[in-house]
Molecule: FMN riboswitch aptamer (RFN element)
Organism: PVC group bacterium
């Protein structure tokens, strides 16, 4: 110092106002919102993980699929920064939902920290 163990705690946000209607935060104007790691420089949409459906399955787990950005500026250097102007968003319920309920006091990408051993 580095590496591996074991533990603990943390770990997702968002429909103001209006219209229409018996009923819609679900449509219709319009509002809001963006896990976690990487990446010359900071990214919801560059690369990847999660989460999420479906299969298998010795129950440990593996396997598939799995959204959405151009444009101009600054720079050495940015599909991350400015500025414009777009676009995405699982099931299940319910008047058709990224936003409301619910599986879910759950699971997790990974963060922070602890101990005690080895080199």
């Nucleotide at each position: 110092c580095a590496u591996a163990a074991u533990c603990u705690u943390c770990g997702g946000g968002g429909c103001a106002g209006g219209g229409u209607g018996a009923g819609a935060u679900u449509c219709c104007c319009g509002a809001c919102c963006g896990g976690c790691g990487g990446u010359g420089a900071a990214a919801g949409c560059c690369c990847g993980c999660g989460a999420g459906u479906c299969c298998c399955u010795u129950c440990g787990g593996g396997g598939a699929c799995u959204g959405a950005a151009c444009c101009g500026g600054u720079g050495a250097g940015a599909u991350u920064c400015c500025g414009g102007u777009g676009c995405c968003g699982a099931c299940g319920g319910u008047a058709a939902a990224g936003u409301c309920c619910g599986g879910a006091u759950g699971a997790g990408a990974g963060a922070a920290g602890a101990u005690a051993c080895c080199c």